[in-house]
Context: one part of a larger RNA
RNA sequence: GGCAGGGAGUUUGUGGUAGUGGCGAGACUAAGUGCUUCAAGCACGCAGUCAAAGCGAAAGCAAUAGCGUCUAUGUACUUCUGUACAGAUGCGCAACGUAUGAAAGUGCGUUUAGUCACUGCUUCAAGAUCCGAAGCAAGAUGAUCUAGUCCUGGGCAGGGUGAAGUCGCGCGAAAGCGUGGUGGAGGCCCGUACCGUUGUUGGUUCAAACCACUCGAGUGACCUGGGAUUAGGGGUGAAAAGCCAAUCGAAUCUUGCAAUAGCUGAUUCCUCUCGAAAUGAGUGUUAGCUCAGCCUGGGUAUUAUCCAAUUAGUGAGGUAGAGAUACUGAUUACGGAGUCAAGGGGAGAAAUCCCCAGCUUCGUUGUCAAACUCCGAAUGCAUUAAUUGGUAUGCCUGGAGUGAGACUGCCGGAGUAAGUUUGGUAGUCGAAAGGGAAACAACCCAGACUAAAUUUAAGGUCCCUAAAAGCAACUAAGUGUAGAAAGUGGUUUUUGAUUUAAGACAGUGGGAAGGUAGGCUUAGAAGUAGCCACCCUUUAAACAACGUGUAAAAGCGGACCCAUCAAAAUCAGAAGCGCUGAAAAUGGACGGGACUAAGUUGCUUACCGAGGUUUUAGAUUUACAUUUUAUAUGUAAGUGGUAGAGAGGCGUCCUGUGUGGGCAGAAGUAUCUUCUUAAGAAGGUAUGGACCGCUCAGGAAUGAAGAUCCUGUC
Numbered sequence: 001g002g003c004a005g006g007g008a009g010u011u012u013g014u015g016g017u018a019g020u021g022g023c024g025a026g027a028c029u030a031a032g033u034g035c036u037u038c039a040a041g042c043a044c045g046c047a048g049u050c051a052a053a054g055c056g057a058a059a060g061c062a063a064u065a066g067c068g069u070c071u072a073u074g075u076a077c078u079u080c081u082g083u084a085c086a087g088a089u090g091c092g093c094a095a096c097g098u099a100u101g102a103a104a105g106u107g108c109g110u111u112u113a114g115u116c117a118c119u120g121c122u123u124c125a126a127g128a129u130c131c132g133a134a135g136c137a138a139g140a141u142g143a144u145c146u147a148g149u150c151c152u153g154g155g156c157a158g159g160g161u162g163a164a165g166u167c168g169c170g171c172g173a174a175a176g177c178g179u180g181g182u183g184g185a186g187g188c189c190c191g192u193a194c195c196g197u198u199g200u201u202g203g204u205u206c207a208a209a210c211c212a213c214u215c216g217a218g219u220g221a222c223c224u225g226g227g228a229u230u231a232g233g234g235g236u237g238a239a240a241a242g243c244c245a246a247u248c249g250a251a252u253c254u255u256g257c258a259a260u261a262g263c264u265g266a267u268u269c270c271u272c273u274c275g276a277a278a279u280g281a282g283u284g285u286u287a288g289c290u291c292a293g294c295c296u297g298g299g300u301a302u303u304a305u306c307c308a309a310u311u312a313g314u315g316a317g318g319u320a321g322a323g324a325u326a327c328u329g330a331u332u333a334c335g336g337a338g339u340c341a342a343g344g345g346g347a348g349a350a351a352u353c354c355c356c357a358g359c360u361u362c363g364u365u366g367u368c369a370a371a372c373u374c375c376g377a378a379u380g381c382a383u384u385a386a387u388u389g390g391u392a393u394g395c396c397u398g399g400a401g402u403g404a405g406a407c408u409g410c411c412g413g414a415g416u417a418a419g420u421u422u423g424g425u426a427g428u429c430g431a432a433a434g435g436g437a438a439a440c441a442a443c444c445c446a447g448a449c450u451a452a453a454u455u456u457a458a459g460g461u462c463c464c465u466a467a468a469a470g471c472a473a474c475u476a477a478g479u480g481u482a483g484a485a486a487g488u489g490g491u492u493u494u495u496g497a498u499u500u501a502a503g504a505c506a507g508u509g510g511g512a513a514g515g516u517a518g519g520c521u522u523a524g525a526a527g528u529a530g531c532c533a534c535c536c537u538u539u540a541a542a543c544a545a546c547g548u549g550u551a552a553a554a555g556c557g558g559a560c561c562c563a564u565c566a567a568a569a570u571c572a573g574a575a576g577c578g579c580u581g582a583a584a585a586u587g588g589a590c591g592g593g594a595c596u597a598a599g600u601u602g603c604u605u606a607c608c609g610a611g612g613u614u615u616u617a618g619a620u621u622u623a624c625a626u627u628u629u630a631u632a633u634g635u636a637a638g639u640g641g642u643a644g645a646g647a648g649g650c651g652u653c654c655u656g657u658g659u660g661g662g663c664a665g666a667a668g669u670a671u672c673u674u675c676u677u678a679a680g681a682a683g684g685u686a687u688g689g690a691c692c693g694c695u696c697a698g699g700a701a702u703g704a705a706g707a708u709c710c711u712g713u714c
Base pairs, nucleotide, nucleotide: 001714002713003712004711005710006709011126012125013124015122016121017120018119019118020117021116022115023114026050027049028048032044033043034042035041054061055060064094066093067092068091069090073086074085075084076083077082095110096109097108098107099106100105129266130265132263136256137255138254139253140252141251147230148229149228150227151226152225153224154223155222156220158190159189160188161186165182166181167180168179169178170177171176195216196215199213200212202211203210232248234244235243236242269649270648271647272646273645274644279292280291281290282289283288293402294401295399296398297397298396299395300394301393306390307389308388309387310386311385312384313383314382315381321375322373323372328369329368330367333364334363335362336361337360338359339358343356344355345354346353347352405429406428407427408426409425410424411423412422413421414420434445435444436443449618450617451616452615453614455612459608460607461606462593463592464591468605469604470603471602472601473600474599480595486580487579488578490577491576492575493574494573495572496571497570498569499568507564508563509562510561511560513537514536515535518532519531520530543558546557547556548555619639620638621637622636623635624634625633626632627630650703652700653699654698655697656696658694659693660692661691668687669686670685671684672683673682674681675680
């Protein structure tokens, strides 16, 4: 890991509620007793409980057969359709009881329905659907492992070094010193046994700590056998919270114990109806819970009310926008007036004065605000009325779940930003399948009862891949197939102005002069360092010179003019599609191929395309109608669904009742066939070898794929 078997809302009491049944102003017995063939039953047993009267803290006092209205229904009559009368229940008014009060009034109650049993759901108490802690407490068991200590034993090859002491010799007055022997000290050295275990990206599976190599200590605070001792908030510890039997920041075992777990996981057959929430408030509360909100079953009232849309009317408001002599505040430029301590400049010996800057104010002018408003929408909201549509809504009551939400569009707050955070609003997902967007909870289309067909939506129609053609433009960038500020003599369209056959623009050829080298300055200054002026003449035109150049000249262009040429040219603006701007880490993406349309814009007509729509057939739910009262027929509207509420069924085991099958073959097992929306049911064959069904009731240790589920087995 597979398979098989096991495996989780139970039981008792209590309260609530609904249904069914008995009796009913009453209902019921409990413990217990007696009888009895029964899982039982029958008869006693009124102790007690609930109800029948309430109000008041208490003393205490103590209640309607009233009227109106509506209806089910009943009675009578009847021309068969109605009329008349009565009228439960309900609703309204009045009245009554009591408490309070001076009273008015107000609170509670009154025109009678309960009680017992069973069943379903549910509250609370219990282990309370099941499994799961770490832990806490009590009592026991452990020092054969290991820590310390005590008692009694054992062990340490060989080699090296050579302390004290001592002897000889020498020296010395002595103390003593030197030297050579001897000697054999040491938590000394090297290194066996023994003890340890430093390193290893070595090896292997013998090992829940090994093997190999390497390494430390190895006469000592050494190693070690046997015996004894210290025990769990305790021991022991050369101290690591180490060790105390593979267990230690409090051992192990048993018990309290099914501890508790607001946490995780699991929770077993089918179909049908409806169908949420992730919000508000409170909470030692934010992983929970309570109340409200939203869901569901039942009852009741009924078109009064409620919801939606439309129309008409009324109302509140200060957003978008806009505004600035309508305020608060910000703010550009210029001007006038005033002021001016400090700052800047000037005059003066100084006092002081003048100018600037600054400040205040006025005028003109330009610009702003979530916490500005003289103004001020659209939409939305509230309310009234009408119409249309709606199994719409109110109230009472049983049962819930939810109270971690998410994204998208729009309107905001916070943030550099975020698949960020925090509000509002609408939608979707959540709980929604189908088609499209290559793939893709939330985007676009669209809400799946079943089956077959039809026609459309979004989106598409070159191939992958169902379906397309036409017209007119644009784009040349593979733009399309990501992108800003900024830029663009890319190209298309368009607006305005100017020049132009009296010849434009561009090109080419020529000219571009004289006074004059203007004056000043300067070594020089001649158009061209710099300063001043910038005239006059000849001209078709020509600057006291726009640039380059020279030491200064010279030279070369330019303005300007002529000729040639020949028909458009120049400037400014707007728009479309492009281009640059354009950088990320494996090689690479328009989904791919590929495309110059199969790209983009405008227009036209087809087609494809969903579980949408429509048609046909069937199933089922609800409402209504009809009748032959059967879930029969018809009509209409429905039938996605998590948490969850409700309804009806299938199957397993046992009991009773009735009725069947079986050795001429029961159950079980294997397989095949048929039927039902499903759980499932029936039958055939084989195997098997003795029990097994069905009906109607009753009772449950009643349904597995999950739980790192348990046991067994492979």
Molecule: large-subunit ribosomal RNA, domain II
Organism: archaeon